[in-house]
Description: The part of an RNA shown here (small-subunit ribosomal RNA, 5' domain) has 588 nucleotides and comes from a metagenome. The RNAcentral record of the full RNA draws on SILVA. Its mean pLDDT, the model's own confidence on a scale to 100, is 81.
Context: one part of a larger RNA
RNA sequence: UACGCUUGUCUCAAAGAUUAAGCCAUGCAUGUCUAAGUAUAAAUAACUCUGUACUGUGAAACUGCGAAUGGCUCAUUAUAUCAGUUAUAGUUUAUUUGAUAGUCCCUUUACUACUUGGAUAACCGUAGUAACUCUAGAGCUAAUACAUGCGUCCAGUCCUGACUGGGGCAACCCGGAAAGGAUGUAUUUAUUAGAUCCAACCAACCCGCUGGGGCAACUCAGUGGUACCUGGUGAAUCAUGAUAACUGUGCGAAUCGCAUGGCCUCGUGCCGGCGAUGGUUCAUUCAAGUUUCUGCCCUAUCAGCUUUCGAUGGUAGGGUAUUGGCCUACCAUGGCAUUAACGGGUAACGGAGAAUUAGGGUUCGAUUCCGGAGAGGGAGCCUGAGAAACGGCUACCACAUCCAAGGAAGGCAGCAGGCGCGUAAAUUACCCAAUCCCGAUACGGGGAGGUAGUGACAAUAAAUAUCAAUACGGGGCCAUUGGUUCCGUAAUUGGAAUGAGUGCAAGCCAAAUCUCUGCACGAGGAACAAUUGGAGGGCAAGUCUGGUGCCAGCAGCCGCGGUAAUUCCAGCUCCAAUAGCGUAUAUU
Numbered sequence: 001u002a003c004g005c006u007u008g009u010c011u012c013a014a015a016g017a018u019u020a021a022g023c024c025a026u027g028c029a030u031g032u033c034u035a036a037g038u039a040u041a042a043a044u045a046a047c048u049c050u051g052u053a054c055u056g057u058g059a060a061a062c063u064g065c066g067a068a069u070g071g072c073u074c075a076u077u078a079u080a081u082c083a084g085u086u087a088u089a090g091u092u093u094a095u096u097u098g099a100u101a102g103u104c105c106c107u108u109u110a111c112u113a114c115u116u117g118g119a120u121a122a123c124c125g126u127a128g129u130a131a132c133u134c135u136a137g138a139g140c141u142a143a144u145a146c147a148u149g150c151g152u153c154c155a156g157u158c159c160u161g162a163c164u165g166g167g168g169c170a171a172c173c174c175g176g177a178a179a180g181g182a183u184g185u186a187u188u189u190a191u192u193a194g195a196u197c198c199a200a201c202c203a204a205c206c207c208g209c210u211g212g213g214g215c216a217a218c219u220c221a222g223u224g225g226u227a228c229c230u231g232g233u234g235a236a237u238c239a240u241g242a243u244a245a246c247u248g249u250g251c252g253a254a255u256c257g258c259a260u261g262g263c264c265u266c267g268u269g270c271c272g273g274c275g276a277u278g279g280u281u282c283a284u285u286c287a288a289g290u291u292u293c294u295g296c297c298c299u300a301u302c303a304g305c306u307u308u309c310g311a312u313g314g315u316a317g318g319g320u321a322u323u324g325g326c327c328u329a330c331c332a333u334g335g336c337a338u339u340a341a342c343g344g345g346u347a348a349c350g351g352a353g354a355a356u357u358a359g360g361g362u363u364c365g366a367u368u369c370c371g372g373a374g375a376g377g378g379a380g381c382c383u384g385a386g387a388a389a390c391g392g393c394u395a396c397c398a399c400a401u402c403c404a405a406g407g408a409a410g411g412c413a414g415c416a417g418g419c420g421c422g423u424a425a426a427u428u429a430c431c432c433a434a435u436c437c438c439g440a441u442a443c444g445g446g447g448a449g450g451u452a453g454u455g456a457c458a459a460u461a462a463a464u465a466u467c468a469a470u471a472c473g474g475g476g477c478c479a480u481u482g483g484u485u486c487c488g489u490a491a492u493u494g495g496a497a498u499g500a501g502u503g504c505a506a507g508c509c510a511a512a513u514c515u516c517u518g519c520a521c522g523a524g525g526a527a528c529a530a531u532u533g534g535a536g537g538g539c540a541a542g543u544c545u546g547g548u549g550c551c552a553g554c555a556g557c558c559g560c561g562g563u564a565a566u567u568c569c570a571g572c573u574c575c576a577a578u579a580g581c582g583u584a585u586a587u588u
Stems, first nucleotide, its partner, number of pairs: 001584005009461001011459001015454001016421001022419003026416003031065002037062002043057002063440001072374003082295003087290002091288002097283003112254001116147002123139001126136003156183005163176005184251002186247001188245006206225008231238001253277001255276004261271003264267001297345003304336003311333008349371003353364004376397002379394003399410001401408002427452001429451003435448001436446003467494003470490009501521005531577005536558002542572001544571004553560002
């Protein structure tokens, strides 16, 4: 694990893994709205200030987000997965949380910035088809959909440089300077900074002061000071700057709600709060991808394997989020193996774990937690932060449904349920109340999950009686008939006590059920009645009776049975375990 017989209560509870990752009718299992994206529903509740774009609720639809989680299964898979341990200086990351953007225009007089443009759905109407979550044509109308696109505001720096001062014969040297261009962040490329062995003195440069010369710039002499910034790692071409370019130029808010206030030069002027949503970059979080080392069952009736078509390495490129023969080109000839490569088998997903065990071990692990893989078989792809997604799409193969025969639709190894397969496995139930998840969200949804039903898979507690009297029998003590005390046996008698069950109430619960609680009923043998196996040995318990007669049968093994059977078939009695016991199989 299955089967047989039996079964009263309480709690708990596995359950179509093994065989067919075989096939599936039907129903459901993923949707979602707040004050805060979009409402003219010819939907609705009111209210009337009678005219104003809109007050509320709100179907539908657009938009946004989710649908990559969860649930199921174990077919593949043997250095693969997985486990422990590393790395990412080799990468991506929606969301969460914390930070974060004054630079957008252009040789600056007529430019929407109090807000720009064109569509489309729902809707209305006209149609097509046997048919589908099928569509077409006409007519409207929205945006945080899709597009377009300004404004505000300091300086500094770099480059070009009309012109110009001083010195000098000149070459040239030392200055000044109108004007113009570039200058956010992100992208791509190149260059560059990102430093560091120790002090003093002198010199030089720069700054300040004093004095002389010169209109000024400057020059000469003296004197005092200064010698300067550079994050981080074990380690970088790191972080972070700068320069030159680059980009069919990403971002830098034309959004929504609730409050409505302040200031005056009274313009329907200026200023203004708290949120929501969005947005670039950096970090964080949730992850993910690769990756280091070590570790795996049986097999040699598998000893050599790999490399033309990448096998091992190098260089360069392509590709990728990134690394890498991942791919391509060109080179080299390597790489693995008796320390078992390569091949084959596995009734092999791995682990945490389970059973057994003195210790060492042996066997199991489909199965609730972690990781992997898969959705009939292969393959490819779209969308997206994330999928090589299947309750997404496209082919092919195998199945298979509807049809008016033209076509159309499909994937239960989700939950129920059916067929098939088999030794082998439950209800087409109820609910989102709990735990949590998703969403625009306190409100919706969830066969995730919970609750009942089936359920002797296992596991827990422990009813089926108790007491006394009497009678009889026996033992101990005192001992004399007897008394006392203990035990046993009764078709005797007596009350006491209970739940098993039934009903009502409350409580439990989403609503119920069950349990628990209270109340009322509820026990005398013929009941409210315990079974399953055994009684030669192993191995606890009969040399009792009847039947059978090496037959029928029993018996794990040894054996029993041929006319007095301790073993068969029965009766009686007894033994073992007991709401369970036996049998088969696997395993220790």